This is a predicted structure of a 73-nucleotide RNA (transfer RNA) from a Micromonosporaceae bacterium.

[in-house]
RNA sequence: GCCCGCGUAGCUCAACUGGGAGAGCGCCGCUCCUACAAAGCGGAGGCCCGUGGUUCGACUCCACGCGCGGGUA
Numbered sequence: 001g002c003c004c005g006c007g008u009a010g011c012u013c014a015a016c017u018g019g020g021a022g023a024g025c026g027c028c029g030c031u032c033c034u035a036c037a038a039a040g041c042g043g044a045g046g047c048c049c050g051u052g053g054u055u056c057g058a059c060u061c062c063a064c065g066c067g068c069g070g071g072u073a
Base pairs, nucleotide, nucleotide: 001072002071003070004069005068006067007066010025011024012023013022019056027043028042029041030040031039049065050064051063052062053061
């Protein structure tokens, strides 16, 4: 340089054929307990890497760029 994959909540990852953004862990509060842990209940937190395009509508499709990983001479 070329090819492939990935980029969504603090972390690890989902989101079916384009149509309301979620789970587990973590964090905060409450219940329970002498207290802690565990358990139960509730809550906060992300405009989905960026720009542009297609569309009535984009996390999802297309183009370019950026970042990470792998392959290749």
RNAcentral holds the sequence, with entries from ENA and MGnify. Its Rfam family is "tRNA". Rfam describes the family as follows. Transfer RNA (tRNA) molecules are approximately 80 nucleotides in length.